[in-house]
Molecule: transfer RNA
Organism: Peptococcaceae bacterium
RNA sequence: GCGCCAGUAACUCAGCAGGAUAGAGUAACGCCCUUCUAAGGCGUGAGUCGGGGGUUCGAAUCCCUCCUGGCGUG
Numbered sequence: 001g002c003g004c005c006a007g008u009a010a011c012u013c014a015g016c017a018g019g020a021u022a023g024a025g026u027a028a029c030g031c032c033c034u035u036c037u038a039a040g041g042c043g044u045g046a047g048u049c050g051g052g053g054g055u056u057c058g059a060a061u062c063c064c065u066c067c068u069g070g071c072g073u074g
Base pairs, nucleotide, nucleotide: 001073002072003071004070005069006068007067010026011025012024013023019057028044029043030042031041032040050066051065052064053063054062
């Protein structure tokens, strides 16, 4: 250089043959329980869906480009 894969919450990931408010677990925080802690129960907040542009009534999802990481290859 070329090809392929990945980038979504603090972390690990799902969702990706376009559709209704973008989700789960862990973590954090609050409450309950407990003499206290842990465990357990209930709840809350947290995301420009890597950046930009395009298509569309509508984009995490399709197209273009760039960035970052990984794998393969001359």